């Protein structure tokens, strides 16, 4: 330098172009308990960036950025 691949919550993962982007764990609050933990109830929090296509984009396309792999 070229090619492939991945990028969603603090973490690990869902979402076949259409409803409020969903879950587990973690965090916070509550109740329970002599106290703590576990379990229970509630709750905060995310689409890598900029454009394009589309009535509508997490999803498709282009470029860029970052991680991984291959060739040279």
């Nucleotide at each position: 330098g070229c090619c492939c691949u991945u990028g969603u919550a603090g973490u690990u993962c869902a979402a076949u172009g259409g409803a409020c982007a969903g879950a587990a764990c973690a965090g916070c609050g509550g109740a329970c308990u002599u106290c703590u933990a576990a379990g229970c109830c509630g709750u905060u929090g995310a689409u890598c960036g900029u454009g394009g296509u589309u009535c509508g984009a997490u999803u498709c396309c282009a470029c860029g950025c970052a991680g991984g792999g291959g060739c040279a």
A computed fold for a 72-nucleotide RNA from a Minisyncoccota bacterium, annotated as transfer RNA. Model confidence (mean pLDDT): 80 of 100. Its Rfam family is "tRNA". From the family's description: Transfer RNA (tRNA) molecules are approximately 80 nucleotides in length.